c-di-GMP-I riboswitch aptamer from Oryzomonas sp., 87 nucleotides, folded computationally. The model forms 94% of the base pairs in the Rfam consensus.
RNA sequence: CCCCUAUUAAGCCUGACCCUUCGUGGGUAGGGAGCGGAGAACCGCAGAUCUUCAGCGCUUGGGCGCAAAGAUAGCCGAGCUGCCGAA
Numbered sequence: 001c002c003c004c005u006a007u008u009a010a011g012c013c014u015g016a017c018c019c020u021u022c023g024u025g026g027g028u029a030g031g032g033a034g035c036g037g038a039g040a041a042c043c044g045c046a047g048a049u050c051u052u053c054a055g056c057g058c059u060u061g062g063g064c065g066c067a068a069a070g071a072u073a074g075c076c077g078a079g080c081u082g083c084c085g086a087a
Base pairs, nucleotide, nucleotide: 012037013036017032018031019030020029022027035074042079045077047075048072049071050070051069052068055066056065057064058063
C1' cells in the first nucleotide's frame, strides 16, 4: 500500500402512527414520530406481493376471470456504490 473481516468511530436513514398533499387505487411527497436498520444508499433486470379508472370475456345481477398498465428497494436476488478497519 492492497485485500478480507469483526469491532470501534464518524455519522446516516427512518417502520407503525399523526397532520398536510397528490393519486380511482396500491401508494407518493413534506413535517412530526421512531419500531428498527451494517448498506433500511441508489437501481424495477429477475422473482414475490399488492392495485386497477379505463379495455376484453363470462354473468339476470352481484361479481368473476384475462390482458395491459402501475406500486412496493423496510419482501428478496442481481447490478452498482459509500464510511471505519481490531485479530

It was read from a public genome assembly, where an Rfam model found it. The coordinates come from a structure-prediction model, not an experiment, and the mean pLDDT is 80.